RNA sequence: AACAGAAAAAGGCAAACUCAUUGAAAAGUGAGGACGCAAAGCCGAGGAUCUAAGGUACACAUUUUACUAUGAUGGCCGGGCUGCCUGG
Numbered sequence: 001a002a003c004a005g006a007a008a009a010a011g012g013c014a015a016a017c018u019c020a021u022u023g024a025a026a027a028g029u030g031a032g033g034a035c036g037c038a039a040a041g042c043c044g045a046g047g048a049u050c051u052a053a054g055g056u057a058c059a060c061a062u063u064u065u066a067c068u069a070u071g072a073u074g075g076c077c078g079g080g081c082u083g084c085c086u087g088g
Base pairs, nucleotide, nucleotide: 003087004086005085012037013036017032018031019030020029021028022027035075041081042080043079046077047076048073049072050071054068055067056066057065
């Protein structure tokens, strides 16, 4: 070093929820807040899931419904890259 681990030490991140804000929505961002996380750090051209603006189809005075990602989720899984401590 590979590999393994979170017992110790130093720390890190931040679920739900609330407020503000962006967005058609899913969801994101900021502040508060901690459910948890040994990568809950980064990567969305492997899969899966969520949403359906736009498009398509039906319907025909209906304003519904269905399908669809170019949108989203890395705290869904797999994979790649990088990193603290300890053992080794």
The prediction has a mean pLDDT of 84. A computed fold for an 88-nucleotide RNA from Neobacillus niacini, annotated as c-di-GMP-I riboswitch aptamer. It matches the Rfam family "c-di-GMP-I riboswitch aptamer". Rfam describes the family as follows. GEMM was predicted in a large-scale screen for bacterial structured RNA regulatory elements. The organism belongs to Neobacillus, within Bacteria. The sequence was found by an Rfam model in a public genome assembly.